[in-house]
Context: one part of a larger RNA
Molecule: small-subunit ribosomal RNA, 5' domain
Organism: Candidatus Pacebacteria bacterium RIFOXYA1_FULL_38_18
RNA sequence: GGAUGAACGCUGGCGGUGUGCCUUAGGCAUGCAAGUCGAACGCUCCCUUCGGGGAGAGUGGCAGACGGGUGAGUAACGCGUAGAUAUCUACCUCAUAGCGUGGAAUAGCCCAUCGAAAGGUGGGGUAAUACCGCAUAGUCCCUCCGGGGUAAAGGCUUCGGCCACUAUGAGAGGAGUCUGCGUCCUAUCAGGCUGUUGGUAGGGUAAUGGCCUACCAAACCGAUGACGGGUAACCGGUGUGAGAGCACGACCGGUCACAAGGUCACUGAGACACGGGGCCUACACCUACGGGUGGCAGCAACCGGGAAUAUUGCGCAAUGGGCGAAAGCCUGACGCAGCGACACCGCGUGUGGGAAGAAGUUCUUCGGAAUGUAAACCACUGUGGCGGGGGAAGAAUUUUGACUGUACCCCGCUAGAAAGCACCUGCUAACUACGUGCCAGAAGCCUCGGUAAUACGUAGGGUGCAAGCGUUAUCC
Numbered sequence: 001g002g003a004u005g006a007a008c009g010c011u012g013g014c015g016g017u018g019u020g021c022c023u024u025a026g027g028c029a030u031g032c033a034a035g036u037c038g039a040a041c042g043c044u045c046c047c048u049u050c051g052g053g054g055a056g057a058g059u060g061g062c063a064g065a066c067g068g069g070u071g072a073g074u075a076a077c078g079c080g081u082a083g084a085u086a087u088c089u090a091c092c093u094c095a096u097a098g099c100g101u102g103g104a105a106u107a108g109c110c111c112a113u114c115g116a117a118a119g120g121u122g123g124g125g126u127a128a129u130a131c132c133g134c135a136u137a138g139u140c141c142c143u144c145c146g147g148g149g150u151a152a153a154g155g156c157u158u159c160g161g162c163c164a165c166u167a168u169g170a171g172a173g174g175a176g177u178c179u180g181c182g183u184c185c186u187a188u189c190a191g192g193c194u195g196u197u198g199g200u201a202g203g204g205u206a207a208u209g210g211c212c213u214a215c216c217a218a219a220c221c222g223a224u225g226a227c228g229g230g231u232a233a234c235c236g237g238u239g240u241g242a243g244a245g246c247a248c249g250a251c252c253g254g255u256c257a258c259a260a261g262g263u264c265a266c267u268g269a270g271a272c273a274c275g276g277g278g279c280c281u282a283c284a285c286c287u288a289c290g291g292g293u294g295g296c297a298g299c300a301a302c303c304g305g306g307a308a309u310a311u312u313g314c315g316c317a318a319u320g321g322g323c324g325a326a327a328g329c330c331u332g333a334c335g336c337a338g339c340g341a342c343a344c345c346g347c348g349u350g351u352g353g354g355a356a357g358a359a360g361u362u363c364u365u366c367g368g369a370a371u372g373u374a375a376a377c378c379a380c381u382g383u384g385g386c387g388g389g390g391g392a393a394g395a396a397u398u399u400u401g402a403c404u405g406u407a408c409c410c411c412g413c414u415a416g417a418a419a420g421c422a423c424c425u426g427c428u429a430a431c432u433a434c435g436u437g438c439c440a441g442a443a444g445c446c447u448c449g450g451u452a453a454u455a456c457g458u459a460g461g462g463u464g465c466a467a468g469c470g471u472u473a474u475c476c
Base pairs, nucleotide, nucleotide: 001476002475003474004473006472007471008470009469010468013347014346015345016344017343018342019340020339021305026303027302030300031299032298035062036061037060040059041058043056044055045054046053047052069258070257071256078183079182080181081180082179083178084177085176087175088174089173092171093170094169095168096167097166098165100134101133102132103131109124110123111122112121113120114119140149141148142147154163155162156161184230185229186228191221192220196218197217198216199215200214201213202212203211233255234254235253236252237248238247239246240245260281261280262279263278264277283294284293285292286291311337313336314335315334319333320331321330322329323328350380351379352378353377360371361370362369363368384414385413386412387411388410389409390408394403420465421464422463423462424461426445427444431460432459433458434457435456441448442447
């Protein structure tokens, strides 16, 4: 000198674009953040022009594995990069072949009953795109190549068809696993290891593998730093620098990990699942004391901690996502608005004229000098401000705008609201007076102050930057 997710002091006019718990992965009142489908199904209720329309709990399907948050853990195939394959893949696209025929249940509902509640228990009875047989198999799976095994679901219709369903193959995108190389400090950590290292057989998985088990062998890693300890999510990038490098990894994008602390599986194409479930622990709440309920590292808000970080806002209009044939519903993703000079950028606080030069103030050699064209005063302008009028784009073929009567445009009025902060011994641009008297104080370094201090305090003047200026912290 540059930089910052900054903080602190003094000061503070406007706009645009960004950005805002770096600390306790501490605790959380309240509201919202994941639903949707009646064109899968039965039932109950409401309205009805008797055509139909709507609401509710439930069965069923798809979605809740995305999106959003955080960085605790992790020095690791976690990440980056380049490869590999022993694998899986819902929705989507393409292709081939199908969609025949039966059955038994169950929730809802009704009855009875237990419980304070949460929530159950028994009996009766009902539907399906829920569940289970049989048939068929071009393919597919197993095979000793003889053969054996495995499927389906309907709904709507303007009767044209449309949307679903089953099997198999291909694609696209996604995921799993493996490998080479790279990835902080420490030797005041030097030896480490027993499923340890390899093999055989088996189990397990979508899949390779000590992933697991039995048996056999005794290996394997290590000064090119094993093992241990400390620290840390990684990257694209960001800051700085001529570069090499050094430091960092907030916002935005990619990956990983986590969801009060642990642990476990279920469902599913996909989870060992933030707003699903079981158990243990800690904490909190309700209770009729028998027992229950909860998880903001989602968006706001609150308490606490801290030098320090915002609204319990509006809207689904746009973009995107889930469901649906669609209309549509949901969406604290997102779009906006609010707050903060937190940062960057832009603009303004007037412009021209105006005295050998008012007053005041400061200095003075008492002559004067400085502040200083500065002010007053005259003329002008309207960025901005205030008042009034008009008024978008963002919206796509009709409808549909939260922002918003916003941006912007026009008319009128008004110099009116709008300048500070630090410094002035040298480094370093800028000097005098008074006060103080090694005191009070200053200070980044050298240092300054003990009676004429350009270094302390105040005043006048000056210098620098400017809606900011200084200080502190950190990086280059």